[in-house]
RNA sequence: GCACUAGUGGCGGAAUUGGCAUACGCGCAAGACUAAGGAUCUUGUGGGGGAAACCCCGUGCAGGUUCAAGUCCUGUCUAGUGCA
Numbered sequence: 001g002c003a004c005u006a007g008u009g010g011c012g013g014a015a016u017u018g019g020c021a022u023a024c025g026c027g028c029a030a031g032a033c034u035a036a037g038g039a040u041c042u043u044g045u046g047g048g049g050g051a052a053a054c055c056c057c058g059u060g061c062a063g064g065u066u067c068a069a070g071u072c073c074u075g076u077c078u079a080g081u082g083c084a
Stems, first nucleotide, its partner, number of pairs: 001083007010026003019067001027045006046057004060076005
C1' cells in the first nucleotide's frame, strides 16, 4: 500500500429481509427477607429537558439514499487478520 472483519447503554452482547434501538446477562438503585450482611426474590435502570403528559438527542466520526438506516452507499478514524 491492497483486501477482509469488527466498533451499539457503566460492562459483555442481541437486534442482518431496511420497519418499536439496546432483547438477554452482569453491574447499579430501591424494596422484601436477615440482628446485620451475603445469597435469593420483586421493581426500576441510555443521555438531556419537564410537576406530569410528553418532547429532543443517541449505534466510532462526517455526509448521502429512503416515508423510514445499527442495517444500504461514499469518505474517514481505531483495532484485528491476511496478502504484497
Molecule: transfer RNA
Organism: Defluviitaleaceae bacterium